[in-house]
RNA sequence: UUAAUAUUUCGGCUUAGUCCUGAGGAAACUCAGGAGCGGAGGAACCAAUUUUUCGGGGUUAAUUCUGGAAACAGAAGGGAUGAGAGCUUCUCUUUCGCCAUCCUACCCGUCAGCUAACUUCGUCGGCUAAAGCGAAGGAGGUC
Numbered sequence: 001u002u003a004a005u006a007u008u009u010c011g012g013c014u015u016a017g018u019c020c021u022g023a024g025g026a027a028a029c030u031c032a033g034g035a036g037c038g039g040a041g042g043a044a045c046c047a048a049u050u051u052u053u054c055g056g057g058g059u060u061a062a063u064u065c066u067g068g069a070a071a072c073a074g075a076a077g078g079g080a081u082g083a084g085a086g087c088u089u090c091u092c093u094u095u096c097g098c099c100a101u102c103c104u105a106c107c108c109g110u111c112a113g114c115u116a117a118c119u120u121c122g123u124c125g126g127c128u129a130a131a132g133c134g135a136a137g138g139a140g141g142u143c
Stems, first nucleotide, its partner, number of pairs: 011128004018035007036123006046113001055111001056108004063076005077104006090140009
């Protein structure tokens, strides 16, 4: 000097999975209490009146079809990301199209329609040192 790997910090992404206070701890984190976010069960009315192993149902973007005994493979559909800077347009911000890369998962256990009151549960995990092009708006401010 160059390349690779690992750890930590800051920043960024996914997801409901974040923030605040107190105690312990070198830190990671643990315990307790709040706030926020997310899910489930559960009347009347309404719906359903033919369902039950061809089980049924839930979270979710995570389903469908074809081949296969299965593992798996393919196709369609669904989802995520593409920073910063710049342009438009003084500031902030959304959507769409194409292109590129990636994901397409789990759970309940024979049982649940909707559902006020009410009851109850979760607040995990996984990535990142690289990063395209074009178009159409919205809000605020100023004149």
Molecule: c-di-AMP riboswitch aptamer (ydaO/yuaA leader)
Organism: Bacillota bacterium